[in-house]
Molecule: transfer RNA
Organism: Dehalococcoidia bacterium
RNA sequence: GCCCGAGUGGCGCAAUGGCAGCGCAACCGAUUUGUAAUCGGUAGGUUGAGGGUUCGAAUCCCCCCUCGGGCUCCA
Numbered sequence: 001g002c003c004c005g006a007g008u009g010g011c012g013c014a015a016u017g018g019c020a021g022c023g024c025a026a027c028c029g030a031u032u033u034g035u036a037a038u039c040g041g042u043a044g045g046u047u048g049a050g051g052g053u054u055c056g057a058a059u060c061c062c063c064c065c066u067c068g069g070g071c072u073c074c075a
Stems, first nucleotide, its partner, number of pairs: 001071007010024004018055001026042005048064001050062003
């Protein structure tokens, strides 16, 4: 330099054009003599940046950034 994949709460992942959810963690409560476990609840995201398409974009397109993997051979 080229190709492929990924980027979404603190962490791990869903959502493939129509209200951004689940689990763990955190916090509050119930239970318990107390803790753990268990159960119920609450909060936490402008979906890596910018632009475009669309009535509507996490999702499609363009261009950057970051991370991971492969090639750096033949013609």